[in-house]
RNA sequence: AGGUACAUGGCAGCGCCUGAACCAGCCCGGCUGAUGACAGACAGGUUGGUUGACGAGGAAGGGGUUAAUCGAAGUUUUCGGCGGAUGCCCCUCGGUGGCCCACCACCGUAAGGGAGCCUUCAAAUCCGGAGAGCAAUCUCCGGGACAAAGAGGCGCCUGGCUGGGAG
Repeated sequence: AGGUACAUGGCAGCGCCUGAACCAGCCCGGCUGAUGACAGACAGGUUGGUUGACGAGGAAGGGGUUAAUCGAAGUUUUCGGCGGAUGCCCCUCGGUGGCCCACCACCGUAAGGGAGCCUUCAAAUCCGGAGAGCAAUCUCCGGGACAAAGAGGCGCCUGGCUGGGAG
C1' cells in the first nucleotide's frame, strides 16, 4: 500500500419541492337522503394553495468527497427527493512532542492525547393569549420546565529512549 472477514457507527438540523399527505375552487361518476330541485359523504380529473426537523455545536488556505457532531420531542410526513454545508480525506501553512531541520504522531491559533471532579448553557413540545387565512395552515406575545456533545476551572495520568545538526 492492497485484499478478505467480522464488529461498530452512519439518513433531519441551511434552502428548495416535480413524489406524498392535507385544504379550497371547478369538472365528472355512481351511492345515500322515498322521487325532483337540492343536499351529503365518497372515487376520479384539473387548477391554485398548505405541510415538508426542535434547538446546542462547528470555519487557517486550496482540491476532492457525501447517509458530516450532539442531544430534545414522539400514536402522525422529524415520510420521500434535490441542492448546499463549518464534517471527513489529500496537499500547503501553522502549533505541540522542553534548541534548529527532517520524518512520524496529534492538532488549528484557547493549536498532543486520556479519564475524573466542579461550574455553565437550548428551542420546540406543554400552558395562556393575540393576529392572518374560506380552509389546510402560518406568524407573534407571555408563562414555566427539561438535554447531550461542547465550553470554562482544578489537579492527575500520558506523549519519538527517531535521523541529522548546533551547543